[in-house]
RNA sequence: GGGGAAUUAGCUCAGCGGCAGAGCGGCGCCUUUACACGGCGAAGGCCACAGGUUCAAAUCCUGUAUUCCCCA
Numbered sequence: 001g002g003g004g005a006a007u008u009a010g011c012u013c014a015g016c017g018g019c020a021g022a023g024c025g026g027c028g029c030c031u032u033u034a035c036a037c038g039g040c041g042a043a044g045g046c047c048a049c050a051g052g053u054u055c056a057a058a059u060c061c062u063g064u065a066u067u068c069c070c071c072a
Stems, first nucleotide, its partner, number of pairs: 001071007010024004018055001027041004048064005
């Protein structure tokens, strides 16, 4: 320098045009002498950023950024 993949909750990830989700973690309550385990509940999001397409974009297109892999 060229090609490919990834970026979504604190962490690991799903969702791939039509209401943003799961597990784990954190918080509150119950349970316990207490802790752990367990049960219940609520919270937590600029879907990397910018622009475009569309009635409608996390999802499609373009650019940028970051990370990883391959080629030279």
The RNA shown here (transfer RNA) has 72 nucleotides and comes from a Pseudomonadota bacterium.
It matches the Rfam family "tRNA". Rfam classes the family as a transfer RNA.
NCBI's taxonomy places the organism under Bacteria, Pseudomonadati, Pseudomonadota.